This is a predicted structure of a 108-nucleotide RNA (SAM riboswitch aptamer (S box leader)) from Gehongia tenuis. Lineage of the source: Bacteria > Bacillati > Clostridia > Christensenellaceae > Gehongia. Its mean pLDDT, the model's own confidence on a scale to 100, is 86. The sequence is in RNAcentral, with records from Rfam.

[in-house]
RNA sequence: ACCUUAUUGAGAGCGGUGGAGGGAAUAGGCCCGAUGAAACCCGGCAACCGGCGCAUGGGGCGCACGGUGCUAAAUCCUACAAGACGGCAGCGUCUUGACAGAUAAGAU
Repeated sequence: ACCUUAUUGAGAGCGGUGGAGGGAAUAGGCCCGAUGAAACCCGGCAACCGGCGCAUGGGGCGCACGGUGCUAAAUCCUACAAGACGGCAGCGUCUUGACAGAUAAGAU
């Protein structure tokens, strides 16, 4: 880098440094931010992989020691398709699915 599988509406600080931006990309919206953005540190959350303990015919349960991850808003919302409802229509609302993204584990 690409592919596969699983998950993706739960959870997590009134701390320190830092100083203006941030919410993946494009577009449209809507938000967060000097009452302090990004980033880093500490703290925390979770329990995917390993480890350890318990249990089992087999799925399993627990701990949080190691490897990741995460820590505003559903992955902030919509973009594609199908269906339902409303509207003369442009279109709107809702549901489901796909696409894209994210994270983990694995294959090449």